């Protein structure tokens, strides 16, 4: 220079002015005024894993389901991530894994060959009382009781309760705790215990129907399995310690508008003029993988040129 493989970070930056949503304070008419400070991502997307939390009164034991599968660390844990072994793919930096088990059983393999499995006998040879008994040639990915497949079935070994912030939980306010009918009150209706089946708890009322009322308000709600720096420890991933910092909380959904001036790019060129992103916007949080994506930076590989 060029092609390319791993990582990383996210993009305008100052001041004013002015509106928006929270939260500090102070004052006050509870309406407001000041003051101070903060507000959308590396995936915030997919809803695909694994959890924190709420609930289901506690909770079992078989069956079906599902998942997960070399060997060791990591983590709260996980199908995740780090190391390695072995296999693919690539010139190579690197990627990627469908990694237990084919003598437990059943399948499956066109075409082609004489026959694709307790099956078959073409052509030559060799032998035998006989017999595909032996051997070699052909077809073919595989041809003597064969080997290939297990993101075939299936078998092993190891886990697995369910439902979700619209969970939930608190107040308030209002009706019809009223009618109708079935089947119940230990001859237990009905509900729970993923799915089913045993079992077991709870239980005096449960179910269908037709109606009437209400759908406000407040917690959940952001201090965290949190984040930054240094140091040790580890091949990593990660960990431990001391220091430090607080960084949205809406609820039909806020996180922006203007001016100036600076930086960078581009073009014209004395001036000056455009643009400052691509994918794309939080809604219970958190750790992950997946996908979509522009710029820019760091290392590393291959090839070429030049010196």
């Nucleotide at each position: 220079a060029a092609a390319g493989c791993a990582g990383g970070c996210u993009u305008c930056c100052u001041u004013a002015u002015c509106g928006c949503u929270g939260g500090g304070u102070a004052g006050u008419u509870u309406a407001c005024u000041g003051c101070c400070g903060a507000g959308a991502g590396g995936a915030a997307a997919g809803u695909c894993c694994g959890g924190a939390c709420a609930c289901c009164a506690a909770a079992u034991u078989g069956c079906a389901g599902c998942a997960u599968a070399g060997c060791g660390g990591g983590u709260a844990a996980c199908g995740c991530c780090c190391g390695u072994c072995c296999g693919u793919u690539g010139u190579a930096a690197a990627a990627c894994g469908a990694g237990g088990a084919c003598a437990a059983g059943u399948g499956c393999a066109a075409c082609a060959g004489a026959a694709a499995g307790a099956a078959u006998g073409u052509a030559c040879a060799g032998g035998u009382a006989a017999u595909g008994c032996u051997g070699u040639a052909g077809u073919g990915a595989a041809a003597c009781c064969a080997g290939g497949u297990a993101a075939a079935c299936u078998c092993u070994a190891u886990g697995c309760g369910g439902u979700g912030c619209a969970a939930c939980g608190c107040c308030a306010u209002g009706u019809a705790a009223a009618c109708u009918a079935a089947c119940g009150u230990u001859u237990g209706a009905g509900a729970g215990c993923g799915g089913c089946a045993a079992g077991u708890u709870c239980a005096a009322g449960u179910u269908a129907g037709a109606g009437g009322g209400u759908a406000g308000g407040c917690g959940g709600u952001u201090a965290g399995a949190g984040c930054c720096u240094u140091u040790g420890g580890g091949u990593a991933a990660c960990u431990a310690a001391a220091g430090g910092c607080c960084u949205a909380g809406a609820u039909a959904a806020a996180u922006g508008a203007u001016a100036a001036g600076g930086a960078c790019a581009c073009u014209c060129u004395a001036g000056g003029g455009u643009g400052u992103u691509a994918c794309a916007g939080a809604a219970u949080c958190c750790g992950g993988c997946u996908u979509a994506u522009g710029g820019c930076c760091u290392g590393c590989u291959u090839u070429u040129u030049u010196u």